[in-house]
Context: one part of a larger RNA
Molecule: large-subunit ribosomal RNA, domain II
Organism: Candidatus Woesearchaeota archaeon
RNA sequence: GCCAGGGAGUUAUUCUAUAUGGCAAGGCUAAUCUUUUUAAUGAGUAACCAAAGCGAAAGCAAGUCUGAAAAGGCGUUAGUCAUAUGGAUUAGACCUGAAGCCGAGUGAUCUAUUCAUGGACAAGGUGAAGUCUUUCGAAAGGAGGAUGGAGGCCUGAACUAGUGCUAUGGACAUGUGCUUAGAUGAUCUGUGAAUAGGGGUGAAAAGCCUAUCUAACUCGGCUAUGGCUGGUUCCUGCUGAAAUAUGCCUACGUAUAGUCUUGUUUUGUUUGUUAACGGUGUAAAGCACGGAUAAGUUUUGCAGGGACUAUUGUCUACGAAAACUUUUCCAACUCAGAAAUUGUUAACUGCUUAAAACAGGAAUCAGGUGCAGUAUGUAAGAUACUGUUCCGAGACCCGAACAAGGGAGACUAAAGUUAAGGUCCCAAAAUUCAUGUUAAGUGUUUUGAAAGGUGUCUUGAACCUGAGACACUAGGGAUGUAAGCUUAGAAGCAGCUAUCUUUUAAAGAAAGCGUAACAGCUCACCUAUCGAGGUUCAGGGCCCUGAAAAUGGACGGGGCUAAACAUGAUACCGAUACUUUAGAGACACUCAGAAGAGUGAUCUGGUAAGCAGGCGUGCUUUCUGCAAAGAAUAUUCUCCGAGAGGAGGAUUGGAGCGGGAAGCAAUGAGAAUCCUGGU
Numbered sequence: 001g002c003c004a005g006g007g008a009g010u011u012a013u014u015c016u017a018u019a020u021g022g023c024a025a026g027g028c029u030a031a032u033c034u035u036u037u038u039a040a041u042g043a044g045u046a047a048c049c050a051a052a053g054c055g056a057a058a059g060c061a062a063g064u065c066u067g068a069a070a071a072g073g074c075g076u077u078a079g080u081c082a083u084a085u086g087g088a089u090u091a092g093a094c095c096u097g098a099a100g101c102c103g104a105g106u107g108a109u110c111u112a113u114u115c116a117u118g119g120a121c122a123a124g125g126u127g128a129a130g131u132c133u134u135u136c137g138a139a140a141g142g143a144g145g146a147u148g149g150a151g152g153c154c155u156g157a158a159c160u161a162g163u164g165c166u167a168u169g170g171a172c173a174u175g176u177g178c179u180u181a182g183a184u185g186a187u188c189u190g191u192g193a194a195u196a197g198g199g200g201u202g203a204a205a206a207g208c209c210u211a212u213c214u215a216a217c218u219c220g221g222c223u224a225u226g227g228c229u230g231g232u233u234c235c236u237g238c239u240g241a242a243a244u245a246u247g248c249c250u251a252c253g254u255a256u257a258g259u260c261u262u263g264u265u266u267u268g269u270u271u272g273u274u275a276a277c278g279g280u281g282u283a284a285a286g287c288a289c290g291g292a293u294a295a296g297u298u299u300u301g302c303a304g305g306g307a308c309u310a311u312u313g314u315c316u317a318c319g320a321a322a323a324c325u326u327u328u329c330c331a332a333c334u335c336a337g338a339a340a341u342u343g344u345u346a347a348c349u350g351c352u353u354a355a356a357a358c359a360g361g362a363a364u365c366a367g368g369u370g371c372a373g374u375a376u377g378u379a380a381g382a383u384a385c386u387g388u389u390c391c392g393a394g395a396c397c398c399g400a401a402c403a404a405g406g407g408a409g410a411c412u413a414a415a416g417u418u419a420a421g422g423u424c425c426c427a428a429a430a431u432u433c434a435u436g437u438u439a440a441g442u443g444u445u446u447u448g449a450a451a452g453g454u455g456u457c458u459u460g461a462a463c464c465u466g467a468g469a470c471a472c473u474a475g476g477g478a479u480g481u482a483a484g485c486u487u488a489g490a491a492g493c494a495g496c497u498a499u500c501u502u503u504u505a506a507a508g509a510a511a512g513c514g515u516a517a518c519a520g521c522u523c524a525c526c527u528a529u530c531g532a533g534g535u536u537c538a539g540g541g542c543c544c545u546g547a548a549a550a551u552g553g554a555c556g557g558g559g560c561u562a563a564a565c566a567u568g569a570u571a572c573c574g575a576u577a578c579u580u581u582a583g584a585g586a587c588a589c590u591c592a593g594a595a596g597a598g599u600g601a602u603c604u605g606g607u608a609a610g611c612a613g614g615c616g617u618g619c620u621u622u623c624u625g626c627a628a629a630g631a632a633u634a635u636u637c638u639c640c641g642a643g644a645g646g647a648g649g650a651u652u653g654g655a656g657c658g659g660g661a662a663g664c665a666a667u668g669a670g671a672a673u674c675c676u677g678g679u
Stems, first nucleotide, its partner, number of pairs: 001679006011091002014088010026049002032043002035040002053060002063074004094231002097228001101221006112195009121185001123155003126151001130147007159182003164178002167176002197213001199209003234614006244257005258364002260361008268351002272348009285334002290330003294326007302319001304318001305316004367391002370388007396407003411583007421573003424558003430570001432569006443560002451545003455542010473528004478502001480500001483497003508523001511522003584604003587600005615668001617665010634651007
């Protein structure tokens, strides 16, 4: 892991509601006694509940209390006993699960420290004091040699320890290997004894106190407690939520309300549309008010500043104030003002009438996505809030896949028609039709900006143009004059001023390059050549650049020049949607009256939850059956039922087992790191 068996809302008290039954202004016994076939009979009215309430009370009474009164509060209605079911209360109270707290005992055969009594330490090295001796010295004392054998001395076995190692080993709980430290000492060790749990012991690590230590172990209080986690066992039918508000030592809890459900009673209600009469001050907008804002004009010397004068006056392009014109704005501005929303009334419409009140039972209090919007934020798959859809609790079709995006709300079976989305192949249906665009594989998908493009299609305007445009090519591009001034020079072309005249087809006192200054090369402008459109500006469509991510690579894929994009058209495919037919159930109404039939553009997705009806297991009472001509059981097949389930056949098996009507319950298994056994 699997299989089998076990495994969780029970029992009692009191209260409360509903249902059923008995008796009823009453209802009912408890303890106890009695009789008998041990399960009931009879007795027992003590108590309890009800039958009258109101008031703090005196008290009054179908009333009473408050109040001066008006008026208002509580009353004036059949109960009680039993059984069953739902809920609450107190108990272990649906089951399992702590860490802990307290009490009484048991432990120092491990280990910590201590006490008593024993034991152990190969070998080698070093060579303290002391002693003897030689010698120096006046002495104090020094030096040498020998002897000697000290030491928490050195090297190193036994012994003790356990430093390093990603060595090695390990189900049976700290091993083994190499390496390493101490090894006459605060050494190691045998045996016996002492100290005990808020206590011991501790060269102190909160270490150790029997594989247990920031308070041992065992038993008891004990089914401790747990607002926390997990689990909680058959079927079907009806309805069907919430993730919000307020309070709480409240924030994963709970109470009340809201939303759900069931019952009773009462009464019609108003989702939607339209109209009439009203409410509002948002969006957008505006500048009439409040405030902010740019430019200008006018007026005023006017707090300050500046200039000139200096007995204080004048001016002012600084500044200030006011008015006017034009300009730009506002959550805390509004002259005006939508859409929208809402109140009343009316009509239409909808409705298995719905709604309200009362009573019983809940669940919910972590929500989330999209769209529209507000606040904070650079932003966010961000946070908070408002409205609404959907998911939650919603299947089916589409979106490649994809809780909430699009279509659409699934009782069962069958046939057809559509929706969104699609129709070259994968893959159901158009290689359909018409007109354009794109050449970038753009695209066929959801990223892509500012800024660019003589990519290409298209719309419009202005101008030039057979009196020859635009572009190329060829020629001319001159004269007074080197204009004047300036300057070393200044000749079209450093700079300043002016910018005329003539000849002309045309040619600037010169638009660039160039020279020291000239020269030189172009341009404007003109002619020739050519022979038909050209130039500029403003829009629109598609396309290109801008354009960067980590294995090679994604339009779902193949692939496609349409099978891309735009506009239009006609077919077809395509859902549990819609239609038709048949059937099941629910509800309401009508008929009928246990059953049932008919009617209905009616309803039948569903988590938490409420309500209703059934199936099965064990036992009891009673009635009635089966079985060696084969009970239960097991395997398998068939049939019946919407299902839990029921019946039958065959084989197995070898002795018990059912059915009807009632009642009782240790009554249903897949989950709990569930328990026991098997494997």